[in-house]
Context: one part of a larger RNA
Molecule: small-subunit ribosomal RNA, 5' domain
Organism: metagenome
C1' cells in the first nucleotide's frame, strides 16, 4: 500500500454492469420447483346450446377428470456435513467392461393364449386406506414358428502375440418382435366407394460399426502433529468357487505365513479436490464467495426394488430423534430447489413471463420447467456522471485572529452574461424474432397429378415496457460529506479544562498559557462516500 460475499458509525444524487445466509448439514407454516402422450389401449361424464311427437336426439365431443400402458422423473436445481481417498489434478490401462436415446450399414417384423385396472356390485374403516364378486381392451402379459456373421460347448486354419485377441470355417445345443397414422385404386373382389392390396411416415425385433455418457485400475502430484513408533488374521499371496457388465480376498472353502513401516506405516487434529482469486518485481505466502469441471450428501442410521443408468433431494422398506392429525383403533411429513418465517453483528421479494436460450413428452398444436429470461430490495463492490460555467474588489458585511496598523475566510458571496448533465412534464419509440402451422414454387418416394419427405419464397408470437433511446418545455432553481491537523504523516491558532475529564495504531499527551484532551475558526486529503473493526499478503 493492496484485497474482501464483509461488519458497524456519519452522510448520502442518478446510472450501468456484478454481487448478496461466511452463523444453525438448525427448526420450519403457505404457495409454486416433473410431468406429458387419444397417432400404444378400453371407458367415458357433467354444465351449456339447439330441435323435440316430451320417450328422446344432435352440437359440445369422442372433450374434462380418473385408470392400464409408453418415455422422463438418475437431467436440471441446492448444499459441503462427511471425506487425508484413486476424492481431485494430470499422464496413462481397459488384450477386464456397460451405454436409453442419437447415427451408418445388414436382416425381420409369421401365428396364438390366458389375464388385469378402469367400471358396476357388496363390505371394512374416523381418516389414511383396503378386500371380495363379475366384465373388458392394448405398443402390458406368456408361450409357438423361423432366425444369422449374436450366444454356448468342441474342433480346424492363417495372422499378431505377454494371458490371449482379430479373421475365415466344421458338427451341435439355444435366443425376437407389436403396432399405429396418413394416402391411393396399378393389379384382385364385390363394381358405389371400401377390402385385400400398394405406399409413404413413426414405431418393434436382432446383428455389426460410431458417438455420448459412465464403471473399474495404475504412475506421479498436493495440509499439521513423532508429546502418535510400530500396525495388520480377510491381514498378504496361491487353489477352487460364488458373485458383478467388468478385473479383483470383492465373498466362501481350504493351503502357506505372509503385507505395510523413519523416504513416517498405524493412531490423532484439520480439511470438500481443481481451474482460478487475493499479493508479491519474483520465488513465494494465503485462499477455493460468485463462474466452470469433477465428487459427496438429501431430517439421522440402514437396505434393496425398478431401470441402460439410482442403492435415487421433490420414490420404497425398515429402525431412530422430532413436528402435526385422531373416533385412541391407527395414520402423515421431510426446502442443504424458488420465495417466505424464528436465529444472528450480518446477507434480498412469499414479484413477472415462458417472449429469448435450454431440457422433458408429443407426428404435430402444444403442454410442463422458481432451469432461465427479467423486474424489486441492498453505495455490498467496480465503473461512470453530477451537485454548475465564465466575468466579477469598495478586497462588502458576518466569523475568527491580532503586535490595534492589519491579517484571514476570499473571486468566496452578491452582482451580470450563459449551459441545462440528472430531477420534472409532454410527445415519438425501438434491437431482442430465429421461425411455427398454413399457403406458393420446385425436386425426390411411388402406379400415382393423392399423401409423405426436403429446399426456397411468404406467414403468428415480447415477460422485460411504452422500458432504453430520442424531440421540446422548465428554473441554478432540487443534489456534500466523512476523517486528520505532536513526530511517524500532508495539515496551526485562539478559548476550556487542570494527572480531572479525556486522547492513544506506536512513541506518547493532560499537575494554570496544551499545535496531541473539548469546542471554535482557518487547514490538509478523499469524495457519494468517509472513517472504524475484522481477515490475509
Nucleotide at each position: 500500500g493492496g484485497a474482501c460475499g464483509a461488519a458497524c458509525g456519519u452522510u448520502a444524487g442518478c446510472g450501468g454492469c456484478g454481487c448478496g445466509c461466511c452463523u444453525a448439514a438448525c427448526a420450519c407454516a403457505u404457495g409454486c420447483a416433473a410431468g406429458u402422450c387419444g397417432c400404444a389401449c378400453g371407458a367415458g361424464a357433467a354444465a351449456g346450446g339447439g330441435c323435440u311427437u316430451c320417450g328422446g336426439c344432435c352440437c359440445c365431443g369422442g372433450u374434462a377428470c380418473a385408470g392400464u400402458g409408453g418415455c422422463g422423473c438418475a437431467c436440471g436445481g441446492g448444499u459441503g456435513a462427511g471425506u487425508a481417498a484413486c476424492a481431485c489434478g494430470u499422464a496413462g490401462a481397459u488384450c477386464a467392461u456397460c451405454u436409453c436415446c442419437c447415427c451408418u450399414c445388414g436382416a425381420g417384423u409369421g401365428g396364438u393364449g390366458g389375464a388385469u385396472a378402469a367400471c358396476u356390485c357388496u363390505c371394512c374403516g374416523a381418516a389414511a386406506g383396503g378386500a371380495g364378486a363379475g366384465c373388458u381392451a392394448a405398443u402390458a402379459c406368456a408361450g409357438c414358428a423361423u432366425g444369422a456373421g449374436a450366444c454356448c460347448a468342441c474342433g480346424g486354419c492363417u495372422u499378431c502375440g505377454u494371458u490371449g485377441a482379430a479373421g475365415c470355417u466344421g458338427c451341435g445345443g439355444c435366443c425376437a418382435a407389436a403396432g399405429c397414422a396418413g394416402c391411393c385404386c396399378u393389379c384382385u373382389a364385390c363394381a358405389c366407394g371400401u377390402a385385400a392390396g400398394g405406399u409413404u411416415g413413426c414405431g418393434c425385433u436382432u446383428g455389426a460399426g460410431g458417438a455420448u455418457g459412465a464403471g473399474u485400475c495404475u504412475g506421479c502430484g498436493g495440509c499439521c502433529c513423532a508429546u502418535c513408533a510400530g500396525c495388520u488374521a480377510g491381514u498378504u499371496g496361491g487353489u477352487a468357487g460364488g458373485g458383478u457388465a467388468a478385473u479383483g480376498g470383492c465373498c466362501u472353502a481350504c493351503c502357506a505365513a505372509g503385507g505395510c513401516u523413519a523416504a513416517g506405516a498405524c493412531g490423532g487434529g484439520u480439511a470438500g479436490c481443481u481451474g482460478g482469486u487475493c499479493u508479491g518485481a519474483g520465488a513465494g505466502g494465503a485462499u477455493g464467495a460468485a463462474c466452470a469441471g469433477c465428487c459427496a450428501c438429501a431430517c439421522u442410521g440402514g437396505a434393496a426394488c425398478u431401470g441402460a443408468g439410482a442403492c435415487a433431494c421433490g420414490g420404497u422398506c425398515c429402525a431412530g430423534a422430532c413436528u402435526c392429525c385422531u373416533a385412541c383403533g391407527g395414520g402423515a411429513g421431510g426446502c442443504a430447489g424458488c420465495a417466505g418465517u424464528g436465529g444472528g453483528a450480518a446477507u434480498c421479494u412469499u414479484g413477472c413471463g415462458c417472449a429469448a436460450u435450454g431440457g422433458g413428452c408429443g407426428a404435430a398444436a402444444g403442454c410442463c420447467u422458481g432451469a432461465c429470461g427479467c423486474a424489486g430490495c441492498g453505495a455490498c463492490g467496480c465503473c461512470g456522471c453530477g451537485u454548475g460555467a465564465g466575468c466579477g474588489a469598495u478586497g462588502a458585511a458576518g466569523g475568527c485572529c491580532u503586535u490595534c496598523g492589519g491579517g484571514u475566510u476570499g473571486u468566496a458571496a452578491a452582482g451580470c452574461u450563459c449551459u441545462g448533465u440528472g430531477g420534472g412534464g409532454a410527445g415519438g419509440a425501438a434491437a431482442g424474432a430465429a421461425u411455427a402451422a398454413g399457403g406458393a414454387u420446385u425436386g425426390g418416394c411411388u402406379a400415382a397429378u393423392a399423401u409423405c419427405c426436403a429446399a426456397u419464397c411468404u406467414g403468428a408470437u415480447g415477460a422485460c415496457g411504452g422500458u432504453a433511446c430520442c424531440u421540446c418545455c422548465u428554473u441554478a432553481g432540487c443534489a456534500a460529506g466523512c476523517a486528520c491537523c505532536g513526530g511517524c504523516u500532508a495539515a496551526c491558532u485562539c478559548u476550556g479544562u487542570g494527572c480531572c475529564a479525556g486522547c492513544a495504531g506506536c512513541c506518547g499527551c493532560g499537575g494554570u498559557a496544551a499545535g496531541a484532551c473539548a469546542g471554535a475558526g482557518g487547514g490538509u486529503g478523499c469524495a457519494a462516500a468517509c472513517g472504524u473493526u475484522g481477515u490475509u499478503c